[in-house]
RNA sequence: CCUAGAUAAUAGCAAAGUUGCUGAAAGGCAAUGACGCAAAGCCAACAGACCUAAAGGAAAUGUCCAAAGGUGGCUGGGUUGCCAAA
Numbered sequence: 001c002c003u004a005g006a007u008a009a010u011a012g013c014a015a016a017g018u019u020g021c022u023g024a025a026a027g028g029c030a031a032u033g034a035c036g037c038a039a040a041g042c043c044a045a046c047a048g049a050c051c052u053a054a055a056g057g058a059a060a061u062g063u064c065c066a067a068a069g070g071u072g073g074c075u076g077g078g079u080u081g082c083c084a085a086a
Base pairs, nucleotide, nucleotide: 005083012037013036017032018031019030020029021028022027035073041079042078043077046076047075048074049071050070051069056065057064058063
């Protein structure tokens, strides 16, 4: 220096639930709260997957299609980064 990621150290993030705001919804934001996380930092205009179904379209009694809306805490990939034992 590279790789490995612990039962080490330091710092960090924050699932579900609850409250408020926001949004058509999915969801997001803030507070609270910790299930977990070594990238649970960032990229959705990198690829796939998934959620919603507004505009619009079809149908006709409420159904179907539809992303330009979302999820990086779904996976792979890219990129930046703390510590670092055997």